Record summary
This is a predicted structure of a 347-nucleotide part of an RNA (small-subunit ribosomal RNA, central domain) from uncultured Marinobacterium sp. The full RNA is in RNAcentral, with records from Greengenes.
Context: one part of a larger RNA
RNA sequence: CUGGGCGUAAUGCGCGCGUAUGUGGUUCAGUCAGUCAGAUGUGAAAGCCCCGGGCUCAACCUGGGAAUUGCACCUGAUACUGCUGAGCUAGAGUACGGUAGAUGGUAGUGGAAUUUCCGGUGUAACUGUGAAAUGCUUAGAGAUCGGAAGGAACACCAGUGGCGAAGGCGACUACCUGGACCGAUACUGACACUGAGGUGCGAAAGCGUGGGUAGCAAACAGGAUUAUAUACCCUGGUAGUCCACGCCAGUAACGAUGUCAACUAGCCGUUGGGGGUUGAUCCUUUAAUGGCGCAGCUAACCCGAUAAUUUGACCGCCUGGGGAGUACGGCCGCAAGGGUGAAAAUC
Numbered sequence: 001c002u003g004g005g006c007g008u009a010a011u012g013c014g015c016g017c018g019u020a021u022g023u024g025g026u027u028c029a030g031u032c033a034g035u036c037a038g039a040u041g042u043g044a045a046a047g048c049c050c051c052g053g054g055c056u057c058a059a060c061c062u063g064g065g066a067a068u069u070g071c072a073c074c075u076g077a078u079a080c081u082g083c084u085g086a087g088c089u090a091g092a093g094u095a096c097g098g099u100a101g102a103u104g105g106u107a108g109u110g111g112a113a114u115u116u117c118c119g120g121u122g123u124a125a126c127u128g129u130g131a132a133a134u135g136c137u138u139a140g141a142g143a144u145c146g147g148a149a150g151g152a153a154c155a156c157c158a159g160u161g162g163c164g165a166a167g168g169c170g171a172c173u174a175c176c177u178g179g180a181c182c183g184a185u186a187c188u189g190a191c192a193c194u195g196a197g198g199u200g201c202g203a204a205a206g207c208g209u210g211g212g213u214a215g216c217a218a219a220c221a222g223g224a225u226u227a228u229a230u231a232c233c234c235u236g237g238u239a240g241u242c243c244a245c246g247c248c249a250g251u252a253a254c255g256a257u258g259u260c261a262a263c264u265a266g267c268c269g270u271u272g273g274g275g276g277u278u279g280a281u282c283c284u285u286u287a288a289u290g291g292c293g294c295a296g297c298u299a300a301c302c303c304g305a306u307a308a309u310u311u312g313a314c315c316g317c318c319u320g321g322g323g324a325g326u327a328c329g330g331c332c333g334c335a336a337g338g339g340u341g342a343a344a345a346u347c
Stems, first nucleotide, its partner, number of pairs: 004318003007301002012315001014201004022193002025088007033081002035077004040072003049065006091191001092188004096183004104176006110154001115149007126135001162169002206247006215241002220236004258314005266292011296303001320347002329340001331338002
């Protein structure tokens, strides 16, 4: 240096964009750097290896050869890789016309429900539990009818349905907006893939400033339970949950499965398009999304064209347990903390 792995055993960065690097479709021509062949020089001697010789043998000594897989230079070869030039269209992209969608942002609107307040009717309870009590109520509660206020969430539709890179996204309307898919042509002509650093996004909780606060509810208070009860149950209840702006970046951020590309039996669905046919409907094609399953793979479970099959390109990561995701030192953060990340001693 090569050789092993990463669904569940240790091991895929939470997810994008993208720099360097690495890798890269097809044809022709040139070049000959890599590559290949031959020649020359060099690659000290000793040693190792082969064939001999000398000590009676051996060790040992000694002659010759081979080897020294390298380097330099010269002459050639031109398939592959590189480089240069000229092309191509199957990768990638653009234009045109359509389709579906809880994709994102802003503004506005709506109904049901809870709570509170006001008014009417009306009288003694209500609430709550395993049972109770705290609590609320004759200053008129609860129930019921009418009105008002305000905040938050959007029943049914709803579906192994859809969209998004992931986190995630669900009332309605308008405007702005990203992406995907399908169709027939035209155009660009390798513009591609990956991606160390970098940069952006990133649930909930938490933090800062200012609002808002209906319901729920950490903390807290009270009532129960209990041997105790800093809990489970009950009555209350503040941060928070909501909005604007700015931080934070840890998750079972999961498909515990990195991204891209190609190939490899079938069968049954679902969603969005296209084509054909028709009376419903059926057939076919394409993108997505599920259930089985052949070969194959796997320690097994299972996976199985959405691979964990067979291959290629690039990145990340793993190397016994605990000590420890700790200590120390830089870096980031207002803080909480995050990121990088050991060792001793020990089994």
NCBI's taxonomy places the organism under Bacteria, Pseudomonadati, Pseudomonadota, Oceanospirillaceae, Marinobacterium.